[in-house]
Molecule: transfer RNA
Organism: Actinotalea fermentans ATCC 43279 = JCM 9966 = DSM 3133
RNA sequence: GGCCACUUAGCUCAGUUGGUAGAGCGUUCGACUGAAAAUCGAAAGGUCGGCAGUUCGACCCUGCCAGUGGCCACCU
Numbered sequence: 001g002g003c004c005a006c007u008u009a010g011c012u013c014a015g016u017u018g019g020u021a022g023a024g025c026g027u028u029c030g031a032c033u034g035a036a037a038a039u040c041g042a043a044a045g046g047u048c049g050g051c052a053g054u055u056c057g058a059c060c061c062u063g064c065c066a067g068u069g070g071c072c073a074c075c076u
Base pairs, nucleotide, nucleotide: 001072002071003070004069005068006067007066010025011024012023013022019056027043028042029041030040031039049065050064051063052062053061
């Protein structure tokens, strides 16, 4: 330098015909217990990496940029 994949909640990840986003774990509260653990119930938590574009409407399509991982090339 070229190519490919990925970027969504605190963490690990879902989310295919474009229609205003979910699970598990964790956290908080409650139930249970003499008290805890486990278990059960509930809740909070997201400008879906950034900026533009297309569209009535974008996590989803297009362009550019950034970050992470991988492959190849270059350099002796």